[in-house]
């Protein structure tokens, strides 16, 4: 630091996902030590027990066990003194309990955080300073007594103390009033004097000396001042989210006066005024303690707010307040309520958010532990006492950090395991093995620091004291005090001995292999893996990471610039308001003075420690500690600077405005006018149709339309001109005239002097539709209806129509209101048009025309720059500023709620839940189009025969069967695979047999020739007999053959979607690509496109392309036409000879077969760029690739084939092998394809007769001859073939018969007899005779073949073959018609357009309806929280009033009481809970409904993407 995922691929945009570090963490596996830290984040939920705050020379009273004496006797009990005991435990009193120690509910607060302030204030224990501590009274708990109670506890009477309580005395420099001085101040004012009056205090205790009276130390108490120190209050400033919370507020804001308070204050009251707060968010809802700090991050920031530290709040809820310096009190009190307990039902009692631990909740979170030795705390004079602060240990990998699980050597590269091409690899120096070392941990031995106070004893000084006794301070010695803990550490002994797991291994992302599974079971953070060969699922080997952990979930930060201050965007990807005006803000020219608020810079306080950093140091290291430094980027005070922004004085013209002079315009408003069409009426002519469409119909029309003429009416709109021409802020303005009236632009420099841009909210325009009220309605033209159209057609097409389009006033307020492009300013190359001016030259017909220059507008092209690309491009999408609006993934959705506007319709504002991993933009190759150009083919058209109708062959479908074996399925299956199923074939089926097998190789042991012939069973296989019957040897055997065993064989069994090979198709169509190199961010383009020509990407020309490869053509073959060579079996001109090329002999002709030649647009004319070519001739056998054939690029169809062969995985192995006889593959209601034969006179039938090419033959062709009507059959020359034979060629040609008929046409079909092949013609074979003689009479819609030696007709030969051809391969005879032409149908090619397609139009894809889930809105109601408003009632208290009832302290008294106070007590304000009514927000719920989402290949349609068939 980056990656992955949208596309066939590409750039962007853009969401989602992942790599990191963190964690008070859970969970899973799995676990040796130690350190140092951490631990209820959930129920502020409930708690059992224990324990967490007491302690004191103030004070009065005072146990007990136990010992010891002693007395008594019942000899082990009773009593008495004494110690215990200055004691325990309790009472009064003093301090302390307001600290420490828990939580985090509640608070959006002056609550924190930060800076100040207080002249508005308190502070107890500490320090220091001064001063004093005199005289007195009454009282009371404990104690005893009675007495109530179940208990808590309470009452009565009586006794007494005090550092408790109370009265006087004295008094300041206290307070409070009043007078007055002086200094300062930021306003009330403070400080310091001076001086009058009033008012206020106490308390003793221990010790020493002394008999006492005292005295003295030290504690302690009073009061005052004055410190530190902790606190209250005020104040600037910062502090979440929501505006779908916009207005709040009645003690509300403010004087006055009073009251309370430590203090200021509406804090409270009474009056009086009406103000306060708020778009810089007030009021209301949600949320939440707040901070140093923590985590993450470069960094700004985003999160958090556990441990430690500071502040607040808070103690079961709510409410009071007492007592104190302090509280409105966790372990006090009073009530009210909820719960919990106890009871004798009368009444009591409690409050772990203290530590420990229990219960509940929960995914989680610990010991009822030891100690006060340290280290604080409370009290004490001290000794001490108390302390669940705290110091320790327990438990738990919860986290950070360290250590160990050994280290060398060691190859036969063992063994097992896993792979394997079976040869061998891998694990792996990994083991074993030999040899070292001693860390943890086991045993034993030693053994700390943490401890210094303090008091004790002692000793020296010093102070106080009387020169003392003491004591206090300092110094020194001494013994003495450890929970952790016999722990850390040391050192020893044995012994490699006790100590490794976890997760991952397709891509991101480091690590691959076998088996098992088979879209199953299952994984998955995105992207996605699994349907038979899964590096992705599970397990096995091997590997990678991190290691006492490892991994998964959670959450925060990051990455993410995806909120964008640092650092983003808005033509088209999400995003510019519809347009203006203008308020707030906000931003603002040139100068020149002043200020000092912003800025800057310097000081000063302050930012607590701790933490971070950096450096040193300590624990063996580290983590952890310490110490020092830095740093806290903030506020504040202060003291400077003035350039800039701000403020303020003055001054300028250039921004903006005004004046003067000109100008253009569909700018706007009202009023008035004009003509052309349209359609109504009326009137004439005229007569049958008119309209309308693809075509029709519907409509009109003989009661006269259309047409055509005259004449009226009525409404709307303004042809031409007319323009990327004007104008307008945008919407939007179009005959013409007139009025009224807004912008603008040039020129001018005469004026004002910044007066400006913008621009939330506000206001005011705003197209079409649409709504109200009243007109008006010619045309047109939603709703409607009628015709077509179509499967339907609620559409498009067409013949009618109402609203509405106009007008007036009023609403609405929205558009793709688009330049998909907010307003302003400045600056940045140009060309070229147009439009208003303006200025100057030329020309001029004096009406203008051109050309510079310059101002305003409006287009094109276009440099640089931008930009993803497309394109922007002085009218910016460039460069810069200012100032608004607006976006942040796609769907749900502009939707629900709610508010708010409207008369409705609706409009503005505007979520969530839930879903998806995309959704998008720009381009780019293709493919596609009922897009376009251009070209081609028997593709259409001209034609000529077919198919499709019948009968039969045969091939598939379908049905049937035991079985009908099996593939082929559109063109490119279907007379295909099959060049030939009666058995064999042969794979299917029932049967009968057989397992080392019918075949192959090998071992190993017995045994035997192999084999041939035969006889019986049997259907055969095959099984039991009996005859016969070997080579070879180094004598061991070996060939062969059998039995038994084992490794194997065997399969036409699966998988053409695991393959190879071979094959079809597109197609003989002209295409495919590459190398440089150039364009392009790229994907790709270029080249290969263009002009032109060909069959042909074939060749020319041109071109940022220049080349090059497969393909095309050509070279191969067969044929045409010559030549040379050779002629046997082939040939015969010439000679000779025969029935006959028989035969001599010829090498001339045919012919055969080797080799050559010929054709190339070569030559003439013409067209054409001078070219490629093209037409046309000549000459030639043949002419423009002469003709046909072989050959088939790059690639498509997961095209065909495992049943041709090869082949991997997989099944099977007494069978899915193998053997045999029999049957099926020939089956038959149908339906399809290929084809014979035909429906006849161009023909049948009968005679006669003539002309081939190519082949085949020895298990073979078979001449002659001889029988048979014949298939044949019998005899038999000849020929391994240019010799012999199949073989007769047929159509032709020449006669005759047949006369349009189911025939002399046509043969199916059946019946009879045969004939050949075969062991064998029943299922099931061809072929012949007789006899029989069906259907058909040219074949609907459709659809196939053919373009010359071609169609179409004629026959002959072959392969297979034992037999079996209408099929298939070849062969020759006869021998045609047509083709203007490319409009259209089908396929292809090029180019180009469009695209939401890329599986690629058989493509994408939308909407409703059924069905299942999900989240959500409405929803009579129903139930909870919360709040507000009035009313009622009101405990406990504090305040106030009463206080007739009650009282020790003073005070006065006649002692009887009075007085003064003070309590109870009654009333009165306020008030918690609590209760009635009614409202507000908010949640849950619901019959029912509404839409959305998501779901398997469900249903109807085809809206949209190609002109998507109606853009």
């Nucleotide at each position: 630091a980056g990656a992955g995922u949208u596309u066939g691929a590409u750039c962007c945009u853009g969401g989602c996902u992942c790599a990191g570090g963190a964690c008070g963490a859970a969970c899973g596996c799995u676990g040796g030590c130690g350190g140092c830290g951490u631990g209820c984040u959930u129920a502020a939920c409930a708690c059992a027990u224990g324990c967490a705050a007491g302690u004191c020379a103030a004070g009065g009273a005072g146990a007990a066990a136990u010992u010891a004496c002693g007395a008594g006797c019942u000899u082990g009990c009773u009593c008495g003194u004494a110690a215990g005991a200055u004691u325990a435990a309790a009472c009064u009193g003093g301090c302390g309990a307001a600290c420490g120690g828990g939580u985090g509910a509640g608070u959006a607060a002056c609550g924190c955080g930060u800076a100040g302030g207080c002249a508005a204030c308190c502070u107890g224990c500490c320090u220091c300073u001064g001063u004093g501590a005199u005289c007195g009274g009454g009282a009371u708990a404990a104690c005893a007594u009675c007495g109530a109670g179940a208990a808590a506890u309470c009452g009565u009477u009586g006794c007494u103390a005090a550092u408790a309580c109370c009265g006087a005395a004295u008094g300041a420099c206290a307070u409070u009033a009043g007078a007055u001085u002086g200094u300062c101040g930021c306003a009330u004012g403070a400080c310091a004097g001076u001086u009058u009056a009033a008012u206020u205090a106490a308390a003793g205790a221990u010790g020493u000396c002394g008999u006492a009276a005292g005295u003295u130390a030290u504690c302690g108490c009073a009061c005052a001042g004055a410190g530190a120190u902790g606190g209250g209050c005020c104040u600037g400033c910062g502090u979440u989210c929501c505006a779908u919370u916009a207005g709040u507020u009645a003690g509300a804001u403010g004087g006055u006066a009073g009251g309370g308070u430590a203090a200021c204050g509406g804090c409270c009251u009474a009056c009086c005024a009406u103000g306060g707060c708020a778009a810089c968010g007030a009021u209301g809802g949600a949320u939440a303690g707040c901070u140093g700090g923590u985590c993450u991050g470069a960094g700004a920031g985003g999160g958090u707010g556990a441990u430690c530290a500071g502040c607040c709040a808070c103690a079961c809820u709510g409410g009071g307040a007492c007592u104190g310096a302090g509280a409105u009190a966790c372990g006090g009190c009073c009530c009210a309520g909820a719960c919990u307990c106890c009871u004798a039902c009368g009444g009591g009692a409690g409050g772990c958010a203290g530590c420990a631990g229990u219960g509940a909740g929960g995914a989680a979170u610990a010991u009822u532990g030891c100690g006060c030795a340290a280290u604080g705390g409370a009290c004490g004079a001290a000794a001490g006492u108390c302390u669940g602060a705290c110091g320790c240990a327990g438990c738990a990998a919860c986290g950070c950090c360290g250590c160990g699980u050994g280290g060398g050597g060691g190859a036969u590269g063992a063994a097992g395991c896993a792979c394997u091409a079976u040869g061998g690899u891998g694990u792996g120096u990994a083991a074993a093995c030999c040899u070292c070392u001693g860390u943890a941990g086991a045993c034993a031995g030693g053994g700390a620091a943490g401890a210094a106070c303090g008091g004790c004893a002692u000793a020296u000084g010093u102070u106080c004291g009387a020169u003392a006794a003491g004591g206090g301070c300092a110094u020194g010695u001494g013994a003495u005090u450890g929970a952790c803990g016999g722990u850390a550490c040391c050192u020893g002994u044995a012994a490699a001995g006790u100590a490794a797991g976890c997760u991952c291994c397709g891509g991101c992302u480091a690590a691959c292999u076998c088996c098992g599974u088979g879209c199953c079971a299952g994984c998955a953070g995105c992207c996605g893996c699994g349907g038979u060969a899964a590096u992705a699922c599970g397990g096995g080997g091997g590997g990678a990471g991190c290691a006492a952990g490892c991994g998964u979930u959670g959450u925060c930060c990051g990455g993410a610039a995806u909120u964008a201050c640092u650092g983003g965007g808005c033509g088209u990807a999400a995003a510019g308001g519809g347009c203006g005006u203008g308020u707030a803000g906000g931003c603002g020219g040139c100068u020149u003075g002043a200020u000092a608020a912003g800025u800057c810079a310097g000081a000063u306080g302050u930012g607590a420690a701790a933490g971070c950093c950096u450096u040193c140091c300590g624990c063996u290291u580290a983590a952890c500690g310490g110490a020092a430094g830095a740093a806290c980027u903030g506020c504040a005070u202060u003291u400077g600077a003035a350039a800039c922004u701000g403020u303020u004085g003055g001054g300028c013209u250039u921004g903006a405005g005004u004046g003067c002079g000109a100008g253009a315009g569909a700018g706007g408003g009202u009023a008035g006018u004009g003509g052309a069409a349209u359609u109504c009426c009326c009137a004439g002519u005229g007569u049958a149709g008119c309209g309308g469409u693809g075509a029709a119909a519907u409509g009109c029309g003989u009661a006269g339309a259309u047409a055509u003429u005259g004449g009226g009416a009525a409404g709307a709109a303004c042809a031409c001109c007319a323009g990327u021409a004007g104008c307008g802020a945008a919407g939007g303005c179009g005959g013409c005239u007139a009025c009224c009236u807004g912008g603008c632009u040039c020129g001018u420099a005469a004026c004002u002097g910044g007066c400006g841009c913008u621009a939330a909210g506000g206001c005011g325009c705003g197209a079409a539709a649409g709504c109200g009220u009243g007109g008006g309605g010619a045309g047109c033209a939603a709703a409607c209806a009628g015709g077509a159209u179509u499967a339907g057609a609620u559409a498009c097409c067409c013949u009618g129509g109402u609203a509405g389009u106009c007008c007036a006033c009023g609403c609405u307020g929205u558009a793709a209101a688009c330049g998909a492009u907010g307003g302003g300013u400045a600056c940045u190359a140009g060309g070229u048009g147009u439009u208003g001016g303006a200025u100057u030259c030329g020309a001029u017909a004096c009406g203008u025309c051109g050309g510079a220059u310059u101002c305003g507008g409006u287009g094109c092209c276009g440099u640089a720059g931008c930009a993803a690309a497309c394109g922007c491009a002085u009218u910016a999408a460039g460069u810069a500023c200012c100032c608004c609006g607006c976006c942040u993934g796609g769907g749900g959705a502009g939707u629900a709620c709610g508010a708010u506007c409207g008369c409705a319709a609706g409009g503005u504002u505007g979520a969530a839940a839930c879903u998806c991993a995309a959704a998008g933009g720009a381009a780019u190759u293709g493919a596609c189009g009922g897009g376009g150009g251009c070209c081609c083919g028997c593709a259409c058209a001209a034609g000529c025969g077919g198919u499709g109708g019948a009968g039969c062959a045969u091939g598939u479908g379908g049905u049937u069967u035991a079985a009908u074996u099996c593939g082929a399925u559109g063109c490119a299956a279907c007379g295909c695979g099959a060049a030939g199923a009666a058995c064999c074939u042969u794979a299917c089926c029932g049967g009968g047999g057989u397992u080392u097998g019918a075949c192959a190789u090998c071992a190993u042991a017995g045994c035997g020739a192999a084999g041939u012939u035969u006889a019986c069973a049997g259907a055969g296989a095959u099984g039991u007999g009996a005859a016969u019957g070997c080579c070879u040897u180094u004598c061991g055997g070996g060939g062969c053959g059998c039995u038994a065993u084992g490794a194997c064989a065997g399969g036409u069994g699966c998988u053409g979607c695991a393959u190879g090979g071979c094959u079809g198709u597109c197609g003989u169509c002209a295409g495919c690509u590459c190398g440089u190199g150039u364009c392009g961010u790229g994907a790709g383009a270029u080249g290969u496109u263009g002009g032109g020509u060909u069959a042909a990407g074939u060749c020319c020309c041109g071109c940022a392309a220049c080349g090059a490869g497969c393909g095309c053509a050509a070279c191969c073959c067969c044929u045409u036409u010559c030549u040379u060579u050779a002629g046997u079996u082939a040939c015969c001109a010439u000679c000779a000879u025969u029935c006959a090329g028989u035969u001599g002999g010829g090498g001339a002709c045919u012919c055969u077969a080797a080799a050559g030649a010929u054709a190339c647009c070569g030559c003439c004319c013409c067209g054409g760029u001078u070219a490629a070519c093209g037409g046309g001739g000549a000459g030639g056998a043949a002419g423009g690739u002469g003709g046909g054939g072989a050959u088939g690029a790059c690639g498509u169809c997961a095209a065909g084939u495992c049943c041709u062969c090869a082949u991997g995985g997989c099944c099977u192995u007494u069978a899915u092998g193998c053997c045999c006889a029999g049957g099926g593959c020939u089956a038959c209601a149908c339906a399809c394809g290929u084809g014979c034969u035909a429906c006849a006179a161009u023909g049948g039938g009968c005679u006669g007769u003539a002309c081939a090419a190519a082949g085949g033959g020895u298990u073979g062709c078979c001449a002659g001859c001889c029988c048979g009507c014949g298939a044949g059959g019998g005899u038999g020359a000849g020929c391994u073939a240019a010799u012999c034979c199949c073989a007769a060629a047929a159509a032709g040609c020449a006669g005759u018969u047949c006369g349009u008929a189911g025939u002399u046409c046509g043969g199916a079909u059946u019946g009879g007899a045969g004939u050949c092949u075969g062991c064998a013609a029943c299922u099931c074979g061809a072929c012949u005779c007789c006899a029989u003689g069906a259907a058909g009479c040219u074949g609907g819609a459709a659809u196939c073949g053919c373009u010359a030696g071609u169609a179409a007709u004629c026959g002959u030969g072959g392969a297979u073959c034992a037999g079996c051809a209408u099929g298939c391969c070849a062969c020759g005879g006869u021998g045609a018609a047509u083709a203007c032409g490319u409009u259209c149908c089908c396929g292809g090619g090029c180019c180009u357009u469009g695209u939401a397609c890329a599986c690629a139009c058989c493509g994408c894809c939308c909407g409703u309806c059924a069905c299942a889930c999900c989240a959500u809105g409405a929803g009579a109601g129903u139930u909870g929280g919360u709040u507000g408003u009035a009313c009622c009632a009101g405990a406990a208290g504090u305040c106030g009033u009463u206080g007739g009832g009650c009282a020790a302290a003073c005070c006065c008294u006649u002692c009887g009481g009075g007085g003064a106070u003070g309590c109870a007590g009654g009333c009165g304000c306020c008030u918690a809970a609590g209760g009635u009514a009614u409202g507000g927000c908010u949640g849950a719920u619901a019959a029912u409904u509404g839409g959305g989402g998501u779901g398997a290949a469900g249903u109807c349609g085809u809206a949209a993407c190609a002109a998507g068939g109606u853009a």

A computed fold for a 1511-nucleotide RNA from an uncultured sediment bacterium, annotated as small-subunit ribosomal RNA. Rfam family: Bacterial small subunit ribosomal RNA. Gene Ontology terms of the family: structural constituent of ribosome and ribosome.